The prediction has a mean pLDDT of 85. The part of an RNA shown here (large-subunit ribosomal RNA, domain I) has 502 nucleotides and comes from a Pseudomonadota bacterium.

[in-house]
Context: one part of a larger RNA
Order: sequence, then structure tokens, then C1' cells
RNA sequence: CGCAUACGGUGGAUGCCUUGGCAGCAGGAGGCGAUGAAGGACGUGGUAGCCUGCGAUAAGCCUCGGGGAGCCGGCAAACAGGCUUUGAUCCGGGGAUUUCCGAAUGGGGAAACCCGGCCAGGUGAACCCUGGUCAUCGCACGCUGAAUCCAUAGGCGUGCGAAGCGAACCCGGGGAACUGAAACAUCUCAGUACCCGGAGGAAAAGAAAUCAACCGAGAUUCCGUCAGUAGUGGCGAGCGAACGCGGAACAGCCCAUAAGUUCGUAGCGUUCUAGUGGAACGGUCUGGAAAGUCCGGCCACAGAGGGUGAUAGCCCCGUACACGAAAGGGCGCUGCGGAUGAAAUCGAGUAGGACGGGACACGUGUAAUCCUGUCUGAAGACGGGGGGACCAUCCUCCAAGGCUAAAUACUCCCUGCUGACCGAUAGUGAACCAGUACCGUGAGGGAAAGGUGAAAAGAACCCCGGGCAGGGGAGUGAAAUAGAGCCUGAAACCGUGGGCUU
Repeated sequence: CGCAUACGGUGGAUGCCUUGGCAGCAGGAGGCGAUGAAGGACGUGGUAGCCUGCGAUAAGCCUCGGGGAGCCGGCAAACAGGCUUUGAUCCGGGGAUUUCCGAAUGGGGAAACCCGGCCAGGUGAACCCUGGUCAUCGCACGCUGAAUCCAUAGGCGUGCGAAGCGAACCCGGGGAACUGAAACAUCUCAGUACCCGGAGGAAAAGAAAUCAACCGAGAUUCCGUCAGUAGUGGCGAGCGAACGCGGAACAGCCCAUAAGUUCGUAGCGUUCUAGUGGAACGGUCUGGAAAGUCCGGCCACAGAGGGUGAUAGCCCCGUACACGAAAGGGCGCUGCGGAUGAAAUCGAGUAGGACGGGACACGUGUAAUCCUGUCUGAAGACGGGGGGACCAUCCUCCAAGGCUAAAUACUCCCUGCUGACCGAUAGUGAACCAGUACCGUGAGGGAAAGGUGAAAAGAACCCCGGGCAGGGGAGUGAAAUAGAGCCUGAAACCGUGGGCUU
């Protein structure tokens, strides 16, 4: 040096745990904003910092309810000082206050800053301070008013509205490529991603110029089926219906008038935003501790769940069940009032045609149907459209105006509940002060990090040491190899003891 072994160190796997996540179900809500939002900056406590709350009235003010003994938020104690049965703290409704930035809107600006005009006030002339007001655009009305006579443009004033933010869902305007075709161009990916505009709690669509097939149906939307069928397709890769049938939900109307929708208001009912009541157990043994053991009881419309020093129906919070609102909100019904519907001679530069495109499952094809950039261009109910080229017969419907709940889609958010979902390298990136630290000029990228104990009882005092670190006693505790670098404590790795081999 090595081997085995015992005991340690290091390390943080494993087991157990869960305050956090994930996926859903049911119900609610589906918006906030010039009455200044979302989001921030800076302040605010007797206290330095951070978080939370709040706004110069600043962990709060007023009021109305609930509640009933303690309280002055958390990290986080201590001290000082207060409040409270004249009902505090706390919970809920309503109200007040609400700096500065931010659509940000008096002007400017390198956000949270700088500088003004006008009116009023502060003895107010000056400087200064305080309060109010002053952006833009659209619409309406009024006043005024050029070149230019009337007029118009323009100007001024008043009133109303808009703006910005927000997770997905929806409609519209634009619109890729990688990719697939085993290359690639038509094609595909895909009208997807993405950009822009707009709206609502849903949106869109919607009351037949529809289908059907000689029988008939009777707005739209959604689901199942039809059916991977008919088709389409460098007939490649692929794309891919409809009729009909079964369901969900049903609702029809208007063009000078109404259903419906919506707002306000009153009444009634119901519900949400605090809460209230709520049954029934003792002993013994083990143990640090009883909820465990044994013995004997009890309740149950309550044996869901959680907590309590181990495993509790009867200890605590709860649970079944039964109640509850001064104030504010939602919903339903009824009554009243308002708004909307609301545009239009029942639909002409329209239908149709040609050319070029696009949409239809349908790639120009035999290509109907729908939309329209250019050019054209009817009939007018004795009329017109469609029935997949086209013609006839027949059937069916009435375009070129408009409104319309429900069934459907989604979940930033609230409440309750569920899980052959995760359990700290998992589950959200984030269980912990995380979109933080840190990286990047920037767009942007983006961590690690949970666990003493039942209770801090968190180790007085003594000793070594540097007034350390660390350790040895003592003490606490069931346990201190639970001592804060703290549950368990694997392996690699490093030691110490005695043993063996050389």
C1' cells in the first nucleotide's frame, strides 16, 4: 500500500410528509376605463429592511349589519405606548379619502419629472401658495363667416360620445414557410401560424329566388349517422361532401307597425355577498403523550373531512339537518314608462353575359351554384330564379331591404366538490418574498432553494479556545448520532481502531 471488519466524517439518495401544483365536474361571473382603468413609482407604522394593506384622512376614516373577548397584519421577537362589554380586533354591505406616472388628455418630456394660460381665493399690487379649468377626434345644434352676390370652406361655443386594458372563445380584412409528395413545380402543410380591424357574453347564422323527386319536407345552429361513401386529385401525396335518418333546442317577424331585445321603476318570490343552532364517553393497561389494548356505555337525517403529544362517530373545528340580512347585487313573474328594432317607393347598373380571379369536398374540367376587378346588361308576376353543361316537360321557390331568443364555443376570474393525478431532479418556470437572483445593448432567456421537536422546553452555568470558529461537561427533552449546516441519512469519496496479507 492492499483486503475484510467495526466505528466515524463527508454527501444528500431513499422512505415518510405537504403549505404547492395538475386535470376535471357543477354552479356563478363574463368585463374594467376620462367619476381616470390595467399596471406601476413614491410614500405611509413609536420601529432599519422586505412582504401585505393603505394613500398626505395613508396596516387606515364614516356608517349599517354580523360577532362576542380579546386586540394593535406577516418575516418577528423584545421594549414603549395604546384600544376594548359605552362591544374593540375581526367578517360582510354601503360611503369618504385616494399623492405622482400611466389611454394620460393644458404644453413639454429621458414614465412617475419640468413649465404654463384663464377664473376664484389666501390683507393679494408683486413674488409665492391653494382650488377649479384648459388635449384630440366624431356626431348634433347654435352663433359667426372669406376669396365671391347668394352660398360654401373656415372659425367659435354648447351638449353627447370615443379612446386604453383584458386569458380564451367569435366575425371580418390580409396571409406564409418549414413540412408531405420518400427529389420537385400544380398540389400539400393551410386559409393553419402570424399581422390588422371589430363585437359580445357569447359571436356568427337565420325564416327559402332552400331542398327534394313526381312522394314530400318546411328558418338557423350544434351532435350522431350517412361515410372515409359519392366525388375530387401531377387520379400522386392527399383532400373529402350532400340528400336522407336519429337527436339537442325551437319562434317567428317587419318595411311606417309589431313580436322580440334592452334599460329604468314598483310589488312579490328566489338567490348571492357576513353568519347561527347543531346529537353522543368514561375507566383500565402500555407509553413521553392514547385517539391504541382491554372493560362497560351512548349518538346517528350527523361513521364527509381536518385537527388534537400514536390510529377519536361521542375532545376540538366540523358534518346531516334546520335557520339567518340593516345594506347592496343577480335572477324570475307581473304592472308602468323609455330606448332600440329603424332601412326601405317589395329592393336595377341589379339578375344574367364576356374576360381575369376567388369560394364551393369539386385543382377548368361536361362544371352547374355563390362572390366580383374590367367591359356589358334584362324581364318586371301574362314575370323571374333553381332543380350540377344544355333543351323540353314537370316540380319548386320569389333575389337584388331589415330584425330575431334557445340548443353551440371559451375560461383571466369566484364558490363548492372530485381524482387507479404529482409528491420537492416530480407537480406550474415558481410549495420557499419567482418571472425573483442572474445573463443579455435589446427583443428575450431564466434558475437553485421545503421538513428540529408534541411543545423552544432553541441549551442557564462551568471548561478549552482569540472577547472567534469549534468542541467537552451541565441542563431540557421520549430521543440531542432530534442542536438549529437540525426527520430518515444509501452510494461514491476521506478517515480512525484492532485484525489479516505482502